Record summary: A computed fold for a 1478-nucleotide RNA from an uncultured prokaryote, annotated as small-subunit ribosomal RNA.
């Protein structure tokens, strides 16, 4: 200290989501040890059983029993003045618990005056003298118990009087009231009582600050707030009572609701903060639930007591007992939390003079890994790098010095045996202690996550969107480092990991520290109230401020430093610190407060200006519609085109009169006025604000604004006028699959006017309001001064208004940039991740419609800005292409051929599937081919290698079989050789292996299509930008071309283009045979047949030739177009090969090579024999055709490139032919295949299913092959189908090109309408680029990035999931009104009873009890509020893989969106009226 995660990438917002630290934790694997700390956080739920509070005989009176001893057996002694009970005394208000209540003087802190304080300390004065009961006990007696009830006795330090009394109290100042106990003792000394003072301590009460969330709680409050007088209390005080006056409290947040016990720490965090409040130690609360009150110094009491209530136990049914939030424990809840342990030895407490007695406080053991800390599970050496595991490219690697081996050591734990400290004489629960010796032996001890990235750490195998993992992104659909196993790593280690929780990281509530043009945010505007801030000078205060000083700020912790346990955890000393608050002196700069002044800020007061600034009244004219005449006739009106509608009843047009209503063209302009909405003919009238000039005044009046008030566009609401036009609804007509719409035709509300609501807009500059400070240029409206100038015009300065651009500088970019989004200061409002939602619910406002306020529950991991590169657009703009258009011929209709589809089949093997599959892998399935069906057969195998063994090899042949194959005969005995053996082949054996056309082309190489022979992909250096990326590639011009030229923050280069290569068109030059023959000869029926040439043609080698060279014109003086000359050939001359980056998971495991997975007597091999050739039909690609530009016959004429030896074959002869015989020539410029065919010149045929077509069938054939049945191909001969030029659609061609002819050839034993190639003959048209398809390149917009075959909205239908309302219902809390009254306390008081005191002995004075009233608790009654729960039904969100309708946005999203409103409609949404630019 930061990563991850929106994006194709990128920057910024913003949310999520990691790592770290920590717990009174739980779980899940796993667990040697010891020290020290913790240990019911859930039911303040119920509780068995045993201890948790006693003690005192030195306050008192009484007083046993067992049991020993003795015994005359009657008792005596002892036990013993003991035990247990009681009066009476202090203690049970300490100590331990728990945290339910409590929003409070309850804590916390810092002060206070009107109290008290038992025990304990030191002073003081005093302690004199009587007196009457009651328990215990005794007797009776009542009850089951619990527990009484009568009578009689009796003691105190228990209880009362008297005496005395202070520095007590009261007091009218004159007085009154008030006390005590003793024991022991010679004395002291110590105890005791009373009131007072001071100290300390503890209580009680006042009070300064601080102390959770809710305004969707804003009004609360009659004892409420104050006085008097009284009662009450330790003590003030409405605390309580009367009686007066009307105050008190609230936005600085009262009452109301909900939660919670404070701090001191504690956790985490650099701090600031934030979360918490478990042991420790402080206060407070509270003891089953309520309520009350004795007693005491202190209580309204945890183990007192009293009432009520729930509950739970006893009972003989009449009654009665209890209250573990003391320690142990039990059940119960729960994801969870210990032993019914030892001990008072220590330390603390009560009670006692003490011994001592009592303490589940407390000291300590025991359980659990719950934590923090220590320690250990061995050390050393040890390479054959063992075995065994994984993995492997098969060589190794790795586990791994890791083990075994050898040497050594005993921490811990074990066995003995020894032993402190804690104790100051005695007493030791801990204790089998801590610790020290010795003895035994590697002995008794490692696991747990995780390994895709964040994150340290990678391979097989298993599985195959399955199982299953995930904190986030997300991984798994057959090669998963992400699942499960293994191996191996990495990290922690007696723990490890998960889960919850808390801060951090989050500058993600921002004091310290964020923000609001467009990412979430500026109130639609303005005026003001409280609040907040506030100009110069001077005095004087000392509130804020500053400074020193004192008291406090507990102790523990935390931080520094020392010490003690072997260290550490932990324990202990001293120090800091506790930022705080209080008092007290002290400074005066600055803020405040008073006091006095000033004039720069604001203001007033004259004089000028400009202006759609408001209100009303009044005027005009242009122009729409109406009505009334008039002229006129058949059409007008609309539209993409059309109907609806109006029109012979006379429209529309055109002309005059009239009427009525709403709006003011033209000037008009990033003009002008207004605070914002907003404001436009003219005129008057009454009104606000600005702005300038130059003086005077007033003296800080000043800005902002929580609430609050005013205004505040359409649209709507009400009442009441008014309605020309346009126009929500509504109707017609169109368009359309539909059209609830866009388009037309009508047409109400409304729009207009008063008067009233309504309060919302894209009410926007998406920018609050004031003031100040910051370089500059250009404009634009007004208005003033000075100066130049005679005037005006102009110029030039200064203000203000409004506008463009721009430097600093700011932004996440875009942008903004004196009108700041800049640099500050003052004050308001607002933000805090998308949705759910501006909804629900509640409140206030409204007639409504709605508006203001405004949430949760669920749920996703993003949403959302601004800029980049693409890609799309039914955007723009420029250019190409047989793209279209102009033209030729075709498919598509028929019949064959061929291929696919589907079908069928035992098998019809398989693959290609838009364009880029479909006469495609196939350049050739009868058999092989043959991958596929049925059947036979074989398993080291049809093929390879290596090992053994025998045989040469290899020919002939028989027999059985469909053959594969089996069984046999016979023939042969080979090369090299160091003589040992080797190579080569067959045949048998063992195993390693072979072998697959058996999946995966979505694991792959390699080859191949496509876009596309389009003109474009890109680099490096620089320079721009935060950056993704631009520049260079863009711009003018050209051009087939990113081709060149210019310019340019770019200069350069590279992969393509061209261009080098071949073929072809011309000419030279060389050679001259098998190719040629013009000129000389010879010869033939003829033929270059021969001699012979070397010139023609060709043949094949090398050269010339075309480079916009050259003119002329345009053009920018360029590149480079047009035009022309020359020339065989002109502008890349025509044709091939040549295919950038790169796309499409294109195709192809079946060409072929390979990872992987699978098959291994079969998914391999071999054999005959089928099928790949089926056949209701559907599609592509061809082939002959329909005919006279034809067919038949007949005759004649001209090619080119190829092929041949398992080969082409000629002359002859046979066959009507395919064809036979035969076999000359040729290994080919020589032979041969080989007749070229349309063409030409005759004849026929005459428009018709034909002398066109020729399929189909039937007969005979040939030819190839082992072999033509299913399944060749030709030939005869004879039959003669559809078919008369082809719907929609649609395809190919731009010149030797279409179209028409025929020729070869590769496959191949045979088997082309197919496919490569070759020549003959030989056109038509092209204005042009508006369409259509494709591509290029540059702008624009994008809500797209899988890229428009893209995204996406909304009803419906189904599942789930949470919420709203919703007759009601059912519970809690509470408020007012009653009602009720137990117990207690007070007040009264006629009954009843009453030991001390007084007395005249009658009583009385006192007290008790019982009544009553008075104030309350439980409980009950109305009637509200509010809260949780449930509710038939029912609204809308929300999430879900592929349902259903439409397409509403995103591009001009195809009618521009979008806001506000207002009205329709299945639904997205339309349509009207305002407004915005997003």
């Nucleotide at each position: 200290a930061g990563a991850g995660u929106c994006u194709g990438a990128u920057c910024a917002u913003g949310g999520c989501u990691c790592a770290g630290a920590u717990u009174g934790a739980a779980c899940g694997c796993u667990g040697g040890c010891g020290g020290c700390a913790g240990g019911c956080c859930u039911a303040a739920c119920a509780c068995a059983u045993g201890c948790a509070a006693g003690u005192c005989g030195a306050g008192c009176g009484a007083g046993a029993a067992a049991g020993c001893a003795c015994u005359u057996c009657g008792g005596u002694g002892u036990g013993a003045g003991u035990a247990g009970a009681g009066c009476g005394g202090c203690g049970g208000a300490c100590g331990g618990g728990u945290g339910a209540g409590u929003a409070a003087c309850g804590c916390g802190u810092a002060g206070g005056a009107a109290u008290u304080u038992g025990c304990c300390c030191a002073g003081u004065a005093g302690u004199g003298g009587g007196g009457g009961a009651c328990a215990a006990c005794a007797u009776g007696u009542g009850g089951a118990a619990a527990c009484g009830c009568a009578u009689g006795c009796u003691a105190a330090u228990a209880c009362c009087g008297c005496a005395u009394a202070c520095g007590c109290c009261c007091u009218a100042u004159g007085g009154g009231g008030g006390a005590a106990a003793g024991a022991a003792g010679g004395g002291g000394a110590u105890a005791u009582u009373a009131g007072g003072a001071c100290c300390u301590u503890g209580u009680g009460c006042u009070a300064u600050c601080g102390u959770a969330c809710c305004a969707u709680u804003a009004g609360c409050u009659a004892g409420u707030u104050g006085g008097u007088a009284g009662g009450g209390u330790a003590a003030u005080g409405g605390c309580c009572u009367a009686c007066c006056a009307a105050g008190g409290c609230a936005a600085c947040g009262a009452u109301g609701g909900u939660u919670a016990g404070c701090g001191g720490g504690u956790c985490u965090g650099a701090g600031a903060g934030g979360a918490u409040g478990a042991u420790c130690a402080g206060c407070c609360a509270c003891a089953c639930u309520g309520g009350a009150a004795c007693u005491g110094a202190a209580a309204c009491a945890c183990g007192g007591a009293c009432c009520a209530g729930a509950c739970u136990c006893c009972u003989a049914c009449g009654g009665g007992a209890g209250g573990c939030a003391g320690c142990a424990g039990u059940g119960a809840g729960g994801a969870a939390u210990a032993u019914u342990g030892c001990g008072c030895a220590a330390u603390g407490g009560g009670g006692g003079a003490a011994a001592c007695c009592c303490u589940g406080a407390c000291g300590c053991a025991g359980c659990a890994a719950u934590g923090c800390c220590g320690c250990g599970u061995g050390u050393g050496u040890g390479a054959a790098g063992a075995a065994g595991g994984c993995c492997u490219g098969c060589g190794g690697g790795u586990u791994g010095u890791a083990a075994a081996g050898c040497a050594c050591u005993u921490u811990c734990a074990g066995u003995u045996g020894g032993g402190a400290a804690g104790a100051u004489a005695a007493u030791g629960a801990c204790g089998u202690u801590a610790c020290c010796a010795a003895c035994u032996g590697a002995a008794u001890a490692a696991g747990c996550a995780c390994c895709g990235g964040c994150u340290a750490a990678c391979u097989c195998c298993g599985u195959g969107c399955c199982a299953g993992c995930a904190g986030c992104c997300g991984c798994g659909g057959u090669a998963a480092u992400a699942c499960g196993g293994a191996g191996g790593g990495u990290g922690c280690a007696a723990g490890c990991g998960u889960u919850a929780a808390u801060c951090g990281g989050a500058a993600u509530u921002a004091c310290u520290g964020g923000g609001c043009g467009u990412a979430a945010a500026g109130c639609g505007u303005a005026c003001g109230u409280a609040g907040g801030c506030g100009g110069c000078u001077u005095a004087u205060u000392a509130a804020g401020u500053c400074g020193g000083a004192u008291g406090u700020g507990a102790a523990a912790g935390c931080c520094c430093u020392g010490g003690g346990c072997u260290u550490a955890a932990c324990c202990u000393g001293g120090g800091a610190a506790c930022u705080g608050c209080a008092u007290u002196c002290g400074a005066u700069a600055c803020u405040g407060g008073u006091g006095a002044g000033c004039u720069a800020g604001a203001g007033u007061g004259u004089g000028a200006u400009a202006g759609a600034g408001g209100a009303u009244a009044g005027u005009g004219g242009a122009a729409u519609u109406c009505c009334c005449g008039g002229u006129g006739u058949a059409g007008c009106g609309g539209u993409a085109a059309a109907a609806u509608g109006c029109g012979u009843a006379g429209a529309u047009a055109u002309c005059g009169g009239g009427a009525g209503g709403a709006a003011c063209a033209u000037c008009a302009g990033u003009g002008g006025c207004g605070a914002a909405g907003g404001c436009g003919a003219c005129u008057a009238u009454c009104u606000g604000g600005a702005u300038u000039a130059a003086c005077a005044c007033u003296g800080a009046c000043g800005c902002u604004g929580a609430g609050g008030u005013a205004c505040g566009a359409a649209a709507g609401c009400g009442u009441g006028g008014g309605g020309a036009g346009c126009a929500a609804a509504c109707a017609g007509g169109a368009u359309u699959a539909g059209a609830u719409a866009c388009c037309c035709u009508g047409g109400u509300a409304g729009u207009c006017c008063a008067c009233g609501c309504c309060c919302u807009a894209a009410a926007c500059g998406a920018u609050g309001u004031c003031a100040a400070c910051u370089a500059g240029c250009c404009g634009u409206u007004g208005g003033g001064a000075a100066c130049u100038a005679u005037u005006a015009a102009u110029g030039u300065u200064c203000u203000u208004a409004u506008g463009g651009c721009g430097c600093a500088g700011c932004u996440a970019a875009c942008g903004c940039g004196a009108u700041a989004a800049g640099u500050u200061g003052a004050c308001c409002g607002c933000c805090u991740g998308g949705g759910g939602a501006g909804u629900a619910c509640g409140g206030c406002c409204g007639c409504a419609a709605g508006g203001c306020u405004g949430a949760a529950a669920c749920u996703c991991a993003a949403a959302a800005g601004a800029a980049u590169u693409g890609a799309c657009g039914g955007g723009g703009g420029c250019c190409c292409g047989c793209a279209c258009a102009a033209g030729c011929g075709g498919u598509g209709g028929a019949g064959c051929a061929u291929g696919u589809g589907g079908u069928u089949u035992a098998a019809u093997u398989c693959g290609a599937u838009g364009c880029a599959a479909c006469g495609c892998g196939a350049a050739g399935a009868a058999c092989c081919u043959u991958a596929c069906c049925a059947g036979g057969c074989c398993u080291u195998g049809a093929c390879a290698u290596c090992c053994c063994a025998a045989g040469a090899a290899u020919c002939u042949u028989u027999u059985a079989g469909a053959g594969a194959u089996a069984a046999g005969a016979g023939a042969g005995u080979g090369c090299c050789u160091u003589c040992g053996g080797g190579a080569a082949c067959u045949u048998g054996g063992a195993g390693a292996c072979a072998g697959g056309u058996g999946c995966u082309c979505c694991a792959u190489g390699g080859c191949u299509g496509u876009c596309g022979u389009c003109a474009g992909c890109u680099c490096g250096u620089g320079u721009c930008g935060u950056g993704a990326g631009a520049u260079g590639u863009u711009g003018g011009g050209u051009u087939a071309a990113g081709u060149c030229c210019c310019g340019c923050a770019a200069c350069g280069a590279g992969c393509g283009c061209a261009a080098c290569c071949c073929c072809u068109a011309u000419c030279c030059u060389u050679c001259g045979u098998u190719g040629c023959c013009a000129g000389c000869a010879c010869g033939u029926a003829a033929u270059g047949g021969u001699g012979g040439g070397a010139a023609c043609u060709c043949c094949a080698g090398g050269g010339a030739g075309a480079c916009u060279g050259c003119c002329g014109g345009u053009g920018a003086c360029a590149a480079a177009c047009c035009g022309g000359a020359g020339g065989a050939a002109g502008g890349u001359g025509g044709g091939g090969a040549u295919g950038a980056c790169g796309u499409c998971a294109a195709g192809u495991c079946a060409c072929c090579a390979u990872g992987g997975c699978c098959c291994u007597u079969a998914u391999g091999a071999c054999c005959a024999g089928g099928g790949c050739u089926a056949c209701a039909c559907a599609c592509g690609u061809g082939c002959u055709a329909c005919a006279a530009u034809g067919g038949g016959c007949a005759g004649u004429a001209c090619a080119g490139a190829g092929g041949g030896g398992c080969g082409c074959a000629a002359u002859a002869c046979c066959g009507c032919g395919a064809g036979g015989u035969g076999g000359a020539g040729c290994c080919a410029a020589u032979c041969c295949c080989a007749g070229a065919a349309a063409a030409c010149u005759g004849c026929u045929c005459g428009u018709a299913g034909u002398c066109c077509g020729g399929a189909u069938c039937g007969g005979a054939g040939u030819c190839u092959g082992c072999a033509a049945c299913u399944c060749g191909a030709c030939u005869c001969c004879g039959u003669g189908a559809a078919g008369u030029c082809g719907g929609a659609a649609u395809c190919g061609c731009u010149a030797g090109u279409a179209a028409u002819c025929g020729c070869g050839a590769a496959u191949c034993a045979g088997a082309a309408u197919g496919u490569c190639g070759c020549g003959g003959u030989g056109a038509a048209u092209a204005c042009g680029u508006u369409c259509c398809c494709g591509g290029g390149c540059c702008u624009u917009g994008u809500a797209c990035a899988c890229a428009c075959c893209g995204c996406c909205c909304g009803u419906c239908a189904c599942a789930c999931c949470a919420u709203g309302g919703g007759a009601g219902u059912g519970g809690g809390u509470u408020g007012c009104a009653a009602a009720a009254g137990a117990a207690g306390u007070a007040a009264g008081u006629a009954g009843c009873u009453u030991a001390a005191c007084c007395u005249u002995c009658g009583g009385g004075a006192u007290g008790g009890c019982g009544c009553u009233u008075a104030c309350c608790a439980c409980u009950u009654u109305g009637u509200g509020a509010u809260u949780c729960a449930u509710g038939a039904c029912u609204g809308g969100g929300g999430u879900g893989a592929a349902g259903u309708c439409g397409u509403a946005a995103c591009a001009a999203g195809g009618u521009a969106g979008c806001c506000g409103u207002a009205g329709g409609g299945g639904a997205a949404c339309c349509u009207g009226c305002g407004g915005c630019u997003g």

Background:
The coordinates come from a structure-prediction model, not an experiment, and the mean pLDDT is 83.